c-di-GMP-I riboswitch aptamer from a soil metagenome, 87 nucleotides, folded computationally.
RNA sequence: GAUAAGGGCAAACCCGUUGAAAAACGGGGACGCAAAGUCAUGGAUCUAAAGUCGUCGCUGAACGACUAUGAUCGCCAGACUGCCGAA
Numbered sequence: 001g002a003u004a005a006g007g008g009c010a011a012a013c014c015c016g017u018u019g020a021a022a023a024a025c026g027g028g029g030a031c032g033c034a035a036a037g038u039c040a041u042g043g044a045u046c047u048a049a050a051g052u053c054g055u056c057g058c059u060g061a062a063c064g065a066c067u068a069u070g071a072u073c074g075c076c077a078g079a080c081u082g083c084c085g086a087a
Base pairs, nucleotide, nucleotide: 001084008033009032013028014027015026016025017024018023031074037080038079039078041077042076043075044072045071046070051066052065053064054063055062
């Protein structure tokens, strides 16, 4: 960062699997991406099983709030690495 070349990845959605969920993985599929390659390091966002508090209740269950040790790198920043070589 180009109406270049060779290519790469794969949103939503559908199917299957895992998970409490967020979501992830595999297959199909392309919205897009010059790092939409890797890393949860700092923010940000999502979920709330377990835990805590409260309400109801009093075999037990239910409802609400808080909370990440869970998740998102295709949210931003940072770190590391990579193809090509016009203006």